Lysine riboswitch aptamer from uncultured Acetatifactor sp., 165 nucleotides, folded computationally. NCBI's taxonomy places the organism under Bacteria, Bacillota, Lachnospirales, Lachnospiraceae, Acetatifactor.
RNA sequence: GAUAGAGGUUGCGUGAUUCAAGAGUAAUCUUCCCAAUACGGCAAGGCGUAAGGGCGGGAAGAGGAAAGGGAAGAACGCCGAAAGAAUCGGGAACCUGCAGAUCGAUUCUUGGGCAUACGGUUAAGAGCCGUAUGACUGUCAUCCGGUAUCGGAUGGGGCGCUAUC
Numbered sequence: 001g002a003u004a005g006a007g008g009u010u011g012c013g014u015g016a017u018u019c020a021a022g023a024g025u026a027a028u029c030u031u032c033c034c035a036a037u038a039c040g041g042c043a044a045g046g047c048g049u050a051a052g053g054g055c056g057g058g059a060a061g062a063g064g065a066a067a068g069g070g071a072a073g074a075a076c077g078c079c080g081a082a083a084g085a086a087u088c089g090g091g092a093a094c095c096u097g098c099a100g101a102u103c104g105a106u107u108c109u110u111g112g113g114c115a116u117a118c119g120g121u122u123a124a125g126a127g128c129c130g131u132a133u134g135a136c137u138g139u140c141a142u143c144c145g146g147u148a149u150c151g152g153a154u155g156g157g158g159c160g161c162u163a164u165c
Base pairs, nucleotide, nucleotide: 001165002164003163004162005161008079011078012077013076014075017072018071019070028062029061030060031059032058033057034056037050038049039048040047041098042097044096045095046094082110083109084108085107086106087105088104089103090102111137112136114134115133116132117131118130119129120128121127139156140155141154142153143152144151145150
């Protein structure tokens, strides 16, 4: 260097489908009250459209979703699986500017999952992300004990570990 392979309290990612939540919320309709703005991602500029034949707001009644986020999960691809951060580039919805779901590239960090605390995100005491701590687990090295096999201590990092060439 090539090929094959192992890790597991849910290994990792994608994910048909189902469900909770969103929410008795929003749209929409009716009645009453107040009236001048509202919409095209935006507390900007322009342009356009709607608007006293009522924009918009409030109260009551009727009506009743969806998206983003989440849980379970058939099946599929896999074992840097993958995740996160930073930088750069592209990027939908009228134009400019801004922002941007999201996509791609590069570099860096992390062996793995779990629990707790704090912080962030969020509609959320869900989930996820980050940091710290704790034990667990896999692996290798060194040392000690015991010698089928193993147990203990310390340390390392996936650019690792095992097998073959």